[in-house]
RNA sequence: GUGGACAGGCGAUCGCCCCCGGAUGUCCCGGGCGAGGAAAGUCCGAACACGAAAGGACACGGUGGUGGCUAACGGCCACCGGCUGCUGCUGAAGCCAGGGAAAGUGCCACAGAAAUGACACCGCCCACGAUCCUUCGGGGUCAGGCAAGGGUGAAAUGGUGCGGUAAGAGCGCACCGCCCGGCCGGUGACGGCCGGGGCAGGGCAAACCCCACCGCGUGCAAGCGCAAGCAGUCCCAGCCGACUUGUCGGCACCUGUGGUCCGCAGGAUGGGACGGGUCGCGUGCUUCGAGGUCGUCGGCAACGGCGGCCCAGAGAGAAAUGAUCGCCAGCCCCAAGUGGGCGACAGGAUUCGGCUUAUGUCCACACCA
Numbered sequence: 001g002u003g004g005a006c007a008g009g010c011g012a013u014c015g016c017c018c019c020c021g022g023a024u025g026u027c028c029c030g031g032g033c034g035a036g037g038a039a040a041g042u043c044c045g046a047a048c049a050c051g052a053a054a055g056g057a058c059a060c061g062g063u064g065g066u067g068g069c070u071a072a073c074g075g076c077c078a079c080c081g082g083c084u085g086c087u088g089c090u091g092a093a094g095c096c097a098g099g100g101a102a103a104g105u106g107c108c109a110c111a112g113a114a115a116u117g118a119c120a121c122c123g124c125c126c127a128c129g130a131u132c133c134u135u136c137g138g139g140g141u142c143a144g145g146c147a148a149g150g151g152u153g154a155a156a157u158g159g160u161g162c163g164g165u166a167a168g169a170g171c172g173c174a175c176c177g178c179c180c181g182g183c184c185g186g187u188g189a190c191g192g193c194c195g196g197g198g199c200a201g202g203g204c205a206a207a208c209c210c211c212a213c214c215g216c217g218u219g220c221a222a223g224c225g226c227a228a229g230c231a232g233u234c235c236c237a238g239c240c241g242a243c244u245u246g247u248c249g250g251c252a253c254c255u256g257u258g259g260u261c262c263g264c265a266g267g268a269u270g271g272g273a274c275g276g277g278u279c280g281c282g283u284g285c286u287u288c289g290a291g292g293u294c295g296u297c298g299g300c301a302a303c304g305g306c307g308g309c310c311c312a313g314a315g316a317g318a319a320a321u322g323a324u325c326g327c328c329a330g331c332c333c334c335a336a337g338u339g340g341g342c343g344a345c346a347g348g349a350u351u352c353g354g355c356u357u358a359u360g361u362c363c364a365c366a367c368c369a
Base pairs, nucleotide, nucleotide: 001365002364003363004362005361006360008328009327010326011325012324013323014322016034018032019031020030021029022028036345040356041355043354044353045352046351047350048219049218050217051216060215061214062213063212064211065079066078067077068076069075080098081096082095083094084093090369099210100209104208105207106204107203108202121150122149123146124145125144129142130141131140132139133138158176159175160174161173162172163171177199178197179196180195181194182193183192184191185190223283224282225281226280232274233273234272235271236270237269238251239250240249241248242247243246253267254266255265256264257263291310292309293308294307295306296305297304298303330342331341332340333339
C1' cells in the first nucleotide's frame, strides 16, 4: 500500500415489542420470534405506485478518454493519456470535472514596463545616420537597434548547446519538444516509424458557450379496497293498546292555505336506499428474489451461460429488540498465579444495486531501487 475475514458462543436470572395456545376483570400461565457491515448519510441508479403525456422541437438539468459489464447508474472491470509515488518514459499502488480554447463572447486579482492587438523598467549595443571632443588609439550624446541577462507574477510567446552578431534573436545548425502529412500496429482511446515545417495557436469551459449522449413529476406518510359517526340527496311511513291477525278502541306536535272544520302541501319524528368519504380496519408488506452457494464452461477481468443444492428469519402505533452473572473462545498487560484487564461504530420501517462516511481486531500478499 492492496485485498479479505470476524463482529463472539453456551447457560442462568430479571425485563421489552409482536404472534400462537390456554385461562378469563384483561396486571395470569406456557410456547415462538425479534437489526447491520455499515441497518447510517439520503448522494446516485432502478423496481413498484399514482399523476401527466400523440409525436417532434425549444428551454432546463445531468453525464463527458476508449472498449466492455449491468435491469440501470454519476457504479464496476480492462486499457489509453497525464500526475503522484522524495532525481528518471523504472516501482507496490493511488489520483484525474480526462470532450472542444486555430466557432464566437468574456475574464486573467496583486505585483509588474507589458497579461494577448503582447511588452522596454533596470539593462546590452554604437555597426549604419547625425553630432561633440581627441594625445588620432579612441571616448561621449541624440536618433535608433535588441529581447540574451536582471526584476514582477500562477502565467512573459519553446528548451539545451554550438555558430553567428555592434549587441542580440530559430538569425543559422544539431538534439529534444511542437505542428502538418504519410505509412504501420490497435475495435478504439492511442502508440511507433518516416518525411516536411523554424515554430504559428499564453491560460481559464468547476465563465458564458459549442458538440455528443441521457433525462416527465411526485415518493409506500406512493397507492388500492372496505367503511362507524356527522352532514347531503332520494324514497316510504301517523302513533299506542287489545285480541278473533285484520278488525276494534284510544290518542295525535309545528307551519302554510283559511274565521273554523275537512282536505291538501311542507316541516318535525321514525325507517330504508344511494354517492363521495372522516375515525378506523385491511392491503401494499415480506423474504422465491435483477436471490444465495457449489461445480463446470466462456472471458485478462467486471460478468455471463449451463447443471446440482439451499432458502429458518422483525416487519410496526414513525414507540420493542435490553441488562446482570457464570463458563468457554479471542486479544492485551504483568511482579508469572487458580493474576488483572479489554470488546468498537452504531441501529430496521416498501424493496433491491451502488457510492460515501463511522468503526475494533485478525490474516494474506506486494512495494519502498